[in-house]
RNA sequence: CUCUUAUUAAGAGAGGCGGAGGGACAGACCCGAUGAAGCCCGGCAACCAUCAUUCAGUUGAUAAGGUGCUAAUCUGUUGCAAGGGACUAAACCUUGAACAAUAAGAG
Numbered sequence: 001c002u003c004u005u006a007u008u009a010a011g012a013g014a015g016g017c018g019g020a021g022g023g024a025c026a027g028a029c030c031c032g033a034u035g036a037a038g039c040c041c042g043g044c045a046a047c048c049a050u051c052a053u054u055c056a057g058u059u060g061a062u063a064a065g066g067u068g069c070u071a072a073u074c075u076g077u078u079g080c081a082a083g084g085g086a087c088u089a090a091a092c093c094u095u096g097a098a099c100a101a102u103a104a105g106a107g
Base pairs, nucleotide, nucleotide: 001107002106003105004104005103006102007101008100013041015040016039017038021031022030023029025079026078027077028075042070043069044068047066048065049062050061051060052059076099080096081095082094083093084092
């Protein structure tokens, strides 16, 4: 990097270093010197894991290890398609896809 499967509910710091950017992309809307990214520490969760249990990845517990996450009424907000809505259109609502992210496995 590509493919497959699952998930995108909830949860988590008035800490230190750092210095201008950040929320994937585009639009919108936001956050940021009352300090962005990044790093460290802390925390959350429980995918892998460990233990027990079951006919059964059935259910429960744990958090040492491998990851992950830790602005937002969760902006995965709109982005393509279908339906509802409407005289037309828009707002708005529902479903699916695409793209994206994370985990596990394969190449």
Notes
Predicted 3D model of a 107-nucleotide RNA (SAM riboswitch aptamer (S box leader)) from an uncultured Bacillaceae bacterium. Of the family's consensus pairs, 97% are formed in the model. The prediction has a mean pLDDT of 81.